[in-house]
RNA sequence: GAGGUAUCCAGAAAGGUGGAGGGACGGGCCCUGUGAAACCUUGGCAACCUGCGAUGAGGAAACUCCCCGCAAGGUGCCAAAUCCUGCCGCAUCGAGGUUCGACAGCCGAUGCGGAGAGAUAGUGA
Numbered sequence: 001g002a003g004g005u006a007u008c009c010a011g012a013a014a015g016g017u018g019g020a021g022g023g024a025c026g027g028g029c030c031c032u033g034u035g036a037a038a039c040c041u042u043g044g045c046a047a048c049c050u051g052c053g054a055u056g057a058g059g060a061a062a063c064u065c066c067c068c069g070c071a072a073g074g075u076g077c078c079a080a081a082u083c084c085u086g087c088c089g090c091a092u093c094g095a096g097g098u099u100c101g102a103c104a105g106c107c108g109a110u111g112c113g114g115a116g117a118g119a120u121a122g123u124g125a
Base pairs, nucleotide, nucleotide: 003123005121006120007119008118013042014041015040016039017038021031022030023029025086026085027084028083043078044077045076048074049073050071051070052069053068056065057064058063082117087114088113089112090111091110092109093108094107
């Protein structure tokens, strides 16, 4: 460190130093001198990798894969769904307009699906 894979509506904070920012980015909306970021200590959450065990499938075998349980060594995480949203599609509703009257499209709101971006893990030319 490009790229590809999996996950992201659950869960889990106290103290010390510090002294004004923080929530990735834009728009919102929030957190913050009742103390932001950052660092340190202690604690916790979770179970991706890891270890142990069990079941099943494939294979001649080495081994690989799906699923489950226990542990917690390596990471990660401990306001708000990744805080919401952004791009595309569909559905419903609404406003305005055209029209004799409407529909459709455009615009807005809500819901659903997908993509993108980001984060983390484990890979990795």